[in-house]
A computed fold for a 348-nucleotide part of an RNA from a metagenome, annotated as small-subunit ribosomal RNA, central domain.
The prediction has a mean pLDDT of 89.

Context: one part of a larger RNA
RNA sequence: CUGGGCGUAAAGGGAGCGUAGGCGGACAGUUAAGUCAGUGGUGAAAGCCCAGGGCUCAACCCUGGAAUUGCCUUUGAUACUGAUUGUCUUGAGUAUGGGAGAGGUAUGCGGAACUCCGAGUGUAGAGGUGAAAUUCGUAGAUAUUCGGAAGAACACCAGUGGCGAAGGCGGCAUACUGGCCCAUUACUGACGCUGAGGCUCGAAAGCGUGGGGAGCAAACAGGGUUAGAUACCCUGGUAGUCCACGCUGUAAACGAUGAGUGCUAGUUGUCGGCAUGCAUGCAUGUCGGUGACGCAGCUAACGCAUUAAGCACUCCGCCUGGGGAGUACGGUCGCAAGAUUAAAACUC
Numbered sequence: 001c002u003g004g005g006c007g008u009a010a011a012g013g014g015a016g017c018g019u020a021g022g023c024g025g026a027c028a029g030u031u032a033a034g035u036c037a038g039u040g041g042u043g044a045a046a047g048c049c050c051a052g053g054g055c056u057c058a059a060c061c062c063u064g065g066a067a068u069u070g071c072c073u074u075u076g077a078u079a080c081u082g083a084u085u086g087u088c089u090u091g092a093g094u095a096u097g098g099g100a101g102a103g104g105u106a107u108g109c110g111g112a113a114c115u116c117c118g119a120g121u122g123u124a125g126a127g128g129u130g131a132a133a134u135u136c137g138u139a140g141a142u143a144u145u146c147g148g149a150a151g152a153a154c155a156c157c158a159g160u161g162g163c164g165a166a167g168g169c170g171g172c173a174u175a176c177u178g179g180c181c182c183a184u185u186a187c188u189g190a191c192g193c194u195g196a197g198g199c200u201c202g203a204a205a206g207c208g209u210g211g212g213g214a215g216c217a218a219a220c221a222g223g224g225u226u227a228g229a230u231a232c233c234c235u236g237g238u239a240g241u242c243c244a245c246g247c248u249g250u251a252a253a254c255g256a257u258g259a260g261u262g263c264u265a266g267u268u269g270u271c272g273g274c275a276u277g278c279a280u281g282c283a284u285g286u287c288g289g290u291g292a293c294g295c296a297g298c299u300a301a302c303g304c305a306u307u308a309a310g311c312a313c314u315c316c317g318c319c320u321g322g323g324g325a326g327u328a329c330g331g332u333c334g335c336a337a338g339a340u341u342a343a344a345a346c347u348c
Stems, first nucleotide, its partner, number of pairs: 003320004007302002012316001014201004021194003025088007033081002035077004040072003049065006091191001092188003095184005103177007110154001115149007125136002162169002206247006215241002220236004258315006266293013297304002321348003330341004
């Protein structure tokens, strides 16, 4: 390479948009590029293979055939693919009317709690632990009442509930704004799917500049534990956590399961619509999501099972024994930290 694979054995890109490319619905006509059949030419000789023959045999040699899987030419076929023309509506989109939602951005507001400050009451402890101590407190702490300040997070509602492409999103209000679902089946008429490169988004930590800093808390200090204790426990505590702008671009970025389409038993819960029936919320049906169980089938097993890991097709990414190593070198990116691309010797 071929082949076989990618939930857990090696292997799905963190996610989206999209360029090239690949693939692509129904019907009819034309064409004949691919495709198929025939003709002609060429495909040197030697060699290989087959048959026969010549040296006493063989090696060797001679004759003939086959092969040379190809290319060119020409005639024809038209199912499929392509090209082209016309038509269609089921894929896709638009319109109209409804609907749910922590989807996003910005601004403003609210209450509880913690901490701090001021004042009142009040007196000897408080705090902390397995037990203690460091620590705070007669300069009046802890407790309690009132007032004030500041920052961060939003109890209950809350739910294998909802929304988002993923990361993620949760107090309330307003403004702007993205997507989705249902119904009508009016309009366009294949406008579609995937997507190498590319572009954008991307938790936490980290970095730059400037703010902010209540609580928490790497580092650090002290106390305790211990044989030791650079830990676990306690008292403190700085970066950071928060905001604005810029960078970083990684995660067990997980459903460890790429995207799309069609097909293949059911039962049951829940969320959002719609229709019908009865009527004050239930039944039936249906569409879309999200769970549990389960048949066929699949699987090494575990398990998956209409939200597939089943049956098929299209496109992309990735794997190919363990270690060395996601390392070295080089390239690209980055302020740096580092990220990305990515070997070999050697060894088992």
Description: Its Rfam family is "Bacterial small subunit ribosomal RNA". Gene Ontology terms of the family: ribosome and structural constituent of ribosome.